[in-house]
RNA sequence: GCGGGUGUAGCUCAGUGGUAGAGCGUCGCCUUCCCAAGGCGAAAGUCGCGGGUUCGACCCCCGUUACCCGCU
Numbered sequence: 001g002c003g004g005g006u007g008u009a010g011c012u013c014a015g016u017g018g019u020a021g022a023g024c025g026u027c028g029c030c031u032u033c034c035c036a037a038g039g040c041g042a043a044a045g046u047c048g049c050g051g052g053u054u055c056g057a058c059c060c061c062c063g064u065u066a067c068c069c070g071c072u
Base pairs, nucleotide, nucleotide: 001071002070003069004068005067006066007065010024011023012022013021018055026042027041028040029039030038048064049063050062051061052060
């Protein structure tokens, strides 16, 4: 330098153009003499970044960036 892959909640990851979700974790309450387990609820997202297409984009297109793999 060229090609491919990945980037979404604190972590691991879903998400087929139409309200952004799950598990774990965190916080509060209930239960218990206490802890653990369990139950109920809450918080936490500029979807890597910038543009474009579209009535509408995590999703399609272009550029760019970080990391991983391969080639040279």
A computed fold for a 72-nucleotide RNA from Candidatus Sodaliphilus limicaballi, annotated as transfer RNA. The RNAcentral record of the sequence draws on ENA. The organism belongs to Sodaliphilus, within Bacteria. Its mean pLDDT, the model's own confidence on a scale to 100, is 82. Rfam family: tRNA. Its family is annotated with triplet codon-amino acid adaptor activity in the Gene Ontology. The family's RNA type in Rfam is transfer RNA.